Record summary:
This is a predicted structure of a 378-nucleotide RNA (Bacterial RNase P class A) from an uncultured Fidelibacterota bacterium. Its Rfam family is "Bacterial RNase P class A". It is annotated as a ribozyme. The sequence was found by an Rfam model in a public genome assembly. Its mean pLDDT, the model's own confidence on a scale to 100, is 78.
[in-house]
């Protein structure tokens, strides 16, 4: 300077014409009225799709249900402290892996980070055997032409062969034992709110998986706006049958409560009827600024704002200029590069439907920032 890569913000502007949907004023009408309501047109005037509106994988607001009682089952989550209305989500910190450097310390990233001395179960092919192993070559010893015994140090195979280098011992060998190193456990001293780190001992304990079952700890009513709420219409059944129990918003037990037991709850099966409007629905765990506290996530104060509410489903089309960016042309011009003109092409992922916080996926460009690669100057 130029490319790439990762993280954040942003994600098309400006004018004009004309449409469309909600709400407010204003005229003008009809219908029906004590009042006042309801509908049409016309007119100004404000507002009108997202960072993800997508996935529906999580927590919630709200709403309903006479057990939101008790256990059991089944489900989630799992370092350590904060923070939140809550979580599987945020911040911070520890530990573990990986990368780079290079001073063995530091930076950065990545994650599903409780327990393997409670059982149980698993590791394919290879290999003699894969955790109470096991003996193919191989050593040792006996006997003897091929057989007993001991071995696990050597070598093969494999991702892993039962801590690891030495040595002392042995018939040859072994943590059999001794000295140092690694992990494990136990407990002591210091720092640290903790996890935890550091030191210095003690003990021969020495595979690995728990994104296998389990085992601990902690937490969980259920169902959703197709939830409900109000108004409205409309009814056809001495209709057949079965019935002593059913019901209570996930299962099953106990237990409580409500209807019911021939004046029949409830449950099938045939036959007719309505089935529209309205509210729920947009002021809200909203959102800007500024102060204060805190490493931060966040907290409290104070002053200001209000920004779709459609219902077969609104926000749309047009012209004209500007920007971005791509590729060509021409001039200038620089170690490299860049600038300016002229012309053409593109401008991404995509659309509320009760609502909020997360998580996840999809994205031209642009802009801030941190890496890493290449070149050229000083």
């Nucleotide at each position: 300077u130029g490319a790439g890569c990762c993280a954040g913000u942003u994600g098309g502007a400006u004018g004009g014409u004309u449409a469309c949907u909600u709400u407010u004023g204003g005229a003008u009408u009809g219908c029906a009225u004590u009042a006042u309501g309801u509908g049409a047109c016309c007119u100004a005037a404000a507002a009108g799709a997202g960072g993800a509106a997508a996935g529906u994988c999580c927590g919630g607001g709200c709403a309903c249900c006479g057990c939101a009682g008790a256990g059991c089952a089944a489900a989630a989550u799992g370092c350590u402290u904060c923070u939140u209305a809550a979580u599987g989500a945020g911040a911070a910190g520890a530990g573990u892996u990986u990368u780079a450097u290079u001073u063995a310390a530091u930076a950065a990233a990545a994650a599903a980070u409780g327990g393997a001395a409670a059982g149980u179960g698993c590791c394919g092919c290879a290999g003699a055997a894969a955790g109470u192993a096991u003996a193919c070559c191989g050593c040792c010893a006996u006997a003897u032409u091929u057989a007993u015994g001991g071995u696990a140090a050597g070598g093969g195979u494999g991702a892993a062969a039962a801590g690891g280098u030495a040595g002392c011992g042995u018939a040859a060998g072994a943590g059999a034992c001794u000295a140092c190193c690694a992990g494990g456990u136990c407990g002591c001293a210091a720092c640290g709110a903790a996890a935890g780190u550091u030191g210095a001992g003690a003990u021969g304990c020495u595979u690995g998986c728990a994104a296998a079952c389990c085992c601990c700890a902690u937490u969980u009513g259920g169902u959703g706006c197709a939830a409900a709420a109000u108004c409205a219409a409309a009814u056809a059944g001495u209709a057949u049958c079965c019935a002593a129990g059913a019901c209570a918003u996930u299962g099953c037990u106990c237990g409580u409560g409500u209807c019911g037991u021939u004046u029949g709850a409830g449950g099938a099966u045939u036959g007719g009827g309505u089935a529209g409007a309205u509210u729920g629905c947009u002021a809200g765990a909203u959102u800007u600024u500024c102060a204060u506290g805190g490493u931060g996530a966040c907290a409290u104060g104070a002053a200001g704002g209000c920004u779709a509410g459609a219902u077969g489903a609104a926000u749309g089309a047009c012209c004209a200029u500007a920007c971005u960016u791509u590729u060509u042309u021409a001039u200038u011009g620089u170690u490299a590069a860049a600038a300016u003109u002229a012309a053409a092409a593109a401008g991404a992922c995509a659309a509320a439907a009760c609502u909020c916080g997360g998580c996840u996926u999809a994205u031209a460009g642009a802009c801030u920032g941190g890496c890493u690669c290449a070149a050229a100057u000083a």